[in-house]
RNA sequence: GCCGAUGUAGCUCAGUUGGUAGAGCAAUUCACUCGUAACGAAUAGGUCGCCAGUUCGAUUCUGGCCUUCGGCU
Numbered sequence: 001g002c003c004g005a006u007g008u009a010g011c012u013c014a015g016u017u018g019g020u021a022g023a024g025c026a027a028u029u030c031a032c033u034c035g036u037a038a039c040g041a042a043u044a045g046g047u048c049g050c051c052a053g054u055u056c057g058a059u060u061c062u063g064g065c066c067u068u069c070g071g072c073u
Stems, first nucleotide, its partner, number of pairs: 001072005007066001010025004019056001027043004049065005
């Protein structure tokens, strides 16, 4: 330099004919307990990497840039 993949909650990851985003763990609160842990219930936490385009509407489609990983030379 060229090609491909990846980016979503604090962490690990789901999420298709485009229609206002979820799980597990972690956090907080409550309940339980003599007390702690475990178990149970609830709550909070997201401009879906960035900028544009298409569309009535974009995590999803298109283009550019960036991050990380892999391959080729």